Model confidence (mean pLDDT): 75 of 100.
This is a predicted structure of a 91-nucleotide RNA (TPP riboswitch aptamer (THI element)).
Of the family's consensus pairs, 90% are formed in the model.

RNA sequence: AUGAUCUGCUAGGGGUGCCCGUUCGGGCUGAGAAUAUACCCUUGAACUUGAUCCGGUUAGUACCGGCGUAAGGAAGCAAGAUUUUAUCUUG
Numbered sequence: 001a002u003g004a005u006c007u008g009c010u011a012g013g014g015g016u017g018c019c020c021g022u023u024c025g026g027g028c029u030g031a032g033a034a035u036a037u038a039c040c041c042u043u044g045a046a047c048u049u050g051a052u053c054c055g056g057u058u059a060g061u062a063c064c065g066g067c068g069u070a071a072g073g074a075a076g077c078a079a080g081a082u083u084u085u086a087u088c089u090u091g
Base pairs, nucleotide, nucleotide: 001085003083004082005081006080007078008077009076010075011042012041013040014039017028018027019026020025021024047072048071049070053066054065055064056063
């Protein structure tokens, strides 16, 4: 000098489903299951669309595989730590 990771600040993006009894409880999965100074994500991309999709599986969503090299999809700054590579200097 340079790349990466972690952290912080500011800004931005996103989801909130399924089952059972019935409007309030219980159960399932998940980081999050509709309101919380929450959670996840900002290109190695959360999430959305196709999709009321196809196969397996489940109480059902979830999950696994396909579709899928699909179509969309939100970033800047700062300092420190660790580390990568290259170069130089000294012992």